[in-house]
RNA sequence: UGCUUAUGGAGAAAGACGGAGGGAUUAGACCCUGCGAAGUCUUAGCAACCUGUAACUUUACAAGGUGCUACAUUCUACUUAACAAAGCCGGUGGCAUGUUAGGAAAGAUAAGCG
Numbered sequence: 001u002g003c004u005u006a007u008g009g010a011g012a013a014a015g016a017c018g019g020a021g022g023g024a025u026u027a028g029a030c031c032c033u034g035c036g037a038a039g040u041c042u043u044a045g046c047a048a049c050c051u052g053u054a055a056c057u058u059u060a061c062a063a064g065g066u067g068c069u070a071c072a073u074u075c076u077a078c079u080u081a082a083c084a085a086a087g088c089c090g091g092u093g094g095c096a097u098g099u100u101a102g103g104a105a106a107g108a109u110a111a112g113c114g
Base pairs, nucleotide, nucleotide: 001114002113003112004111005110006109007108013043014042015041016040017039021032022031023030026077027076028075029074044069045068046067049065050064051062052061053060054059073106078103079102080101081100082099083098084097087095088094089093
């Protein structure tokens, strides 16, 4: 760095250094931040993908390898369906807009493979 599979509204922060940005990317929205952002280190915690032990067909326990510890992956964007008083058109309909639900894409993490 690529491919495949699985998962994502749960959960869990203090200190030191640092010194202005940050919430992946583009756009918009909404937020966090000198009452100290990113990043690094230490300690602590969460979770249970891999792992181990016991049971034995999917469960319990542990926590060695990862991961994570503002906000739903912060929300929307593409698409499908349903619904909607108000807009537009060449009007038994269609388009646009909005809401809700689903799916996709992208990204994240794990495991496996290259």
A computed fold for a 114-nucleotide RNA from Mucilaginibacter hurinus, annotated as SAM riboswitch aptamer (S box leader).
Its mean pLDDT, the model's own confidence on a scale to 100, is 83.
It matches the Rfam family "SAM riboswitch aptamer (S box leader)". Rfam's curators write: The SAM riboswitch is found upstream of a number of genes which code for proteins involved in methionine or cysteine biosynthesis in Gram-positive bacteria.
NCBI's taxonomy places the organism under Bacteria, Pseudomonadati, Bacteroidota, Sphingobacteriaceae, Mucilaginibacter.